[in-house]
Context: one part of a larger RNA
Parts: sequence; structure tokens; C1' cells
RNA sequence: GGAUGAACGCUAGCGGCAGGCUUAACACAUGCAAGUCGAGGGGCAGCGCGGAGUAGCAAUACUCUGGCGGCGACCGGCGGAAGGGUGCGUAACACGUGAGCGACUUGCCCGUCACAGGGAGAUAACCGCUGGAAACGGCGACUAAUAUCCCAUAUGAUGGCGAUCUGCAUGGAUUGUCAUUGAAAGAUUCAUCGGUGACGGAUAGGCUCGCGGGGCAUUAGCUAGACGGCGGGGCAACGGCCCACCGUGGCGACGAUGCCUAGGGGUUCUGAGAGGAAGACCCCCCACACUGGGACUGAGACACGGCCCAGACUCCUACGGGAGGCAGCAGUGAGGAAUAUUGGUCAAUGGGCGGAAGCCUGAACCAGCCAUGCCGCGUGAAGGACUAAGGCCCUAUGGGUCGUAAACUUCUUUAGACGCAGAGCAAUAAGGGUCUCGAGAGAUCCGAUGAGAGUAUGCGUAGAAUAAGCAUCGGCUAACUCCGUGCCAGCAGCCGCGGUAAUACGGGGGAUGCGAGCGUUAUCC
Repeated sequence: GGAUGAACGCUAGCGGCAGGCUUAACACAUGCAAGUCGAGGGGCAGCGCGGAGUAGCAAUACUCUGGCGGCGACCGGCGGAAGGGUGCGUAACACGUGAGCGACUUGCCCGUCACAGGGAGAUAACCGCUGGAAACGGCGACUAAUAUCCCAUAUGAUGGCGAUCUGCAUGGAUUGUCAUUGAAAGAUUCAUCGGUGACGGAUAGGCUCGCGGGGCAUUAGCUAGACGGCGGGGCAACGGCCCACCGUGGCGACGAUGCCUAGGGGUUCUGAGAGGAAGACCCCCCACACUGGGACUGAGACACGGCCCAGACUCCUACGGGAGGCAGCAGUGAGGAAUAUUGGUCAAUGGGCGGAAGCCUGAACCAGCCAUGCCGCGUGAAGGACUAAGGCCCUAUGGGUCGUAAACUUCUUUAGACGCAGAGCAAUAAGGGUCUCGAGAGAUCCGAUGAGAGUAUGCGUAGAAUAAGCAUCGGCUAACUCCGUGCCAGCAGCCGCGGUAAUACGGGGGAUGCGAGCGUUAUCC
């Protein structure tokens, strides 16, 4: 000098863009953050409509009724494995990069081929009884499905016997035949949406290997599932991943093992570069979800807002027993030098469900707070000398300096104030028109919807009006004098100043540097 997720002191007009718990992965009140589908199902708690009845002249009130719109709870499907957070652990195939899988999986999506025949038994809700303070149950009876099960058929799988082609070793591909075994689901407003098997694609993942990137040798030996084989189990799949038996191996100064530290990368800062340092924000990967362990479901989890067990902590309790997990968004306490609102909207983008309308979405988009940073703008411009008054200094009737600075004259009106107008972000959906191929799909035109927001922006009005500080001035280092103090009070990054003439302390005047900031501290180069 540059840089910072900064903090502190003094000061502070505006805007744009960004950033905002670096500490206690400390504990959390409250609200929200994952639902959706009635075009799968039985139903009808509540709401609306219709119908019937009763009272009433009527309005109306009450009762009954799933007939309709729709729909709480329930069964069922898909989604809760994404998105969002954090950096504890991890020195490891975790990450980066380059290869491999002839050892693998992949819901939803796309393409191709084929199929959907017949049957069965339950169960929740509801109803009855009943236990419990509650959380939550128990028993009995009934019922449905795209829930569950059985049979049939099936190019698939497994096994046996062959054939052809081929490679990179175990092998791989195609095909014939026999045996065993394996499917399906309907709904409908007739527009459609779905179901099953096989093969291929796409996407996403799993596994293996080469190389690369911390410290300590004042850590030198480490190792029994340890290293390999055979056989098995398990897995989507390879493998001591696990197991029985057999062998005695395997790693290590090219640093094993141990200890300490640490998420990794793209990148960021600095530097002429080489290098050094860092890993906030944004993106990719990994790990974690009160602590430890475990599996279930599922295409996918060993699952942040799922389950079980153990533990610590907190809460409720009728003392028998129960409930909870903000490292989601806000917010609270604590810690700390220090870090924000218990805001608005699904309008856009994206996600889940749905045929759609739509519903949900603290993802996201916006707004609020903070000079935390970067960038931009303003605090006026031109003219103006008797260089006024006043301050300060001096060699003091005088001169110098603040200083064209002010006053004064003329002009302008950005930002701010007031008034008027007022966006883009909106592409489309339902529906309709036209065109193209044409079971249906696509293109195009019209056609609702804006949180932000009466915001941005534009025009107009008045008036210099509302807007400058901070640090320094001995040398390094740009900037000097007076007074006070008298090794005191104090300054200080280094050298060093201060003991009676201090350009170094404190104040005044002046000057210098930066400027809505300026200094100090901390850290890196």
C1' cells in the first nucleotide's frame, strides 16, 4: 500500500447494488415452514342447495332426508429422500481430476412391442359396549376400493441340453428346446386419465482404480478378519462386507502406526510473477439433524419438521403414566467487541398433488432494520476589495494572515419538500377464433390475474433554501506559530519528546490529507 462477513471512537444528506451470529453443533416460549387427489373407495361430522313434514295468514323457525354442490375424519395413491439449514465429525476414494463396471440399480418422463381372463377372504371409518386424568386404547358386530390374496395366460427369470458370433482374463451377445416360477385396475361428465410385462432411451445414483492437495520422526515399528485361498451367506452389485475351513501372510524412512489440526473444490485476497494466505456470500460434492445405536417403509432413507431403544435435559400429570427436539423462517434468553422483522405475496420463477379449476409452498419474489462494503450524487455556480468588522501573529501610529472567503449583485434547482400523472415485471389459464398435420397434438390471435406500489419514473411549483466532518502537522510523512505546563500532566508505530523560551504534552490561530465519511484496533499478503 491493498484486503475484510469486521468491531470501537467521533461524525452523518440521498440513492443504486450487495452483505449481515466469524462466539455456545448452547438452551428454546409462540406462530408459520408438506401437502394434495371426491376423475380410486365406503361414507356424510360440519356448510350451502333441493325435497318432505310440524307450528304459523306469511316471513320464518324446528325436525327428517346423501337427492345435489361439496367435504371433516377414515381406507387408498403420489409426495413427505426434493427444496431449506449447519460444518459437529471426517486426513478418508471425503473431495478434485482422469479412467473403469464384461460387477450394478433407477419412481415420475420418452420410445417400441404385447397384455388386462376368472375368482376369494378381510379391514378402517360408522355403530354398540368399555378402560384411562391425559396421551391413547380394548372388545363385539357391519362394509368398500386403483387396499390384500388365489387361479389362468405371458416374449421375462432360474436350471438342464444344444447352435452361431465375438472379446480385454474371469467372459459377453444372439438364438432353439424342456422343466420350474412370475402380471394387471379400474374411474368417467365419454373429453380422457390410469393398470401389467418386456426391451431401449433419458435423468439420477451405487461401486472400483491412477494421480493430487495439512502438521509433528521430540510418533518407528504396525496388524488376528489382520493378508490371501476354497466354499457359502448377504447385497441392486463387486468385495473378509459377514461366516466355516486352509495357508501365514499384509503395511512401513517413497514415512506405516500414533497424536494434533481440518469439511473438500470452483474460487477469494495479495503479489510483476513465482509464491503466500483464506474457503463469508454464490455454485458443485460430502457429512450431520438433542447425544449414541437400530432397523421399517419405499424406486430412492438408515430418513431435519417418520418409527423403535438407551441417555442427558425441559414440560404436563389425577403419581398410574405421558409429551418434546428451530444446525427451516421470524423471534427469545445466554455467550460475545459484534451481526437484522415474531413483515407482505404466491403476481413472477421453481417444486408437490391434481385431467383441470385449484390447493400447499418462511423455496422464491418483495418490503423493513444496519454507512457493513462498493459505486454514484449533493451540501450551490458566476461576478465581487475600502482586502470591512472580528480572530491570530509580528520588528506594533504600521504590516501580515484567515481571505474572493464573507457581505453584496446576478443565476441555477440536482437531491429534499409539495402538487399532478404513472409504469415494465404479464408470459398466459379457463374459454373462443384461425391454421397445420390429424384418434389427438402443435402453432398463432383474442381473452382474467400485480405482493412489491400509487413504488420507479415523468411533468410542474417555490426557494440558496434542508445537508461537513474526521485525522494529522519533530523525522520517517504532506502540513508552523503563539500561549499554558515544567521529567509534572501527558504523547508514542519506530527513533524518541516533556527537568522554564516544547514546531513532539494541552489549548488558540493557521496549515495538510481524505471526505459522508475519517481515524483506531484485529487479521492476511
Molecule: small-subunit ribosomal RNA, 5' domain
Organism: Bacteroidales bacterium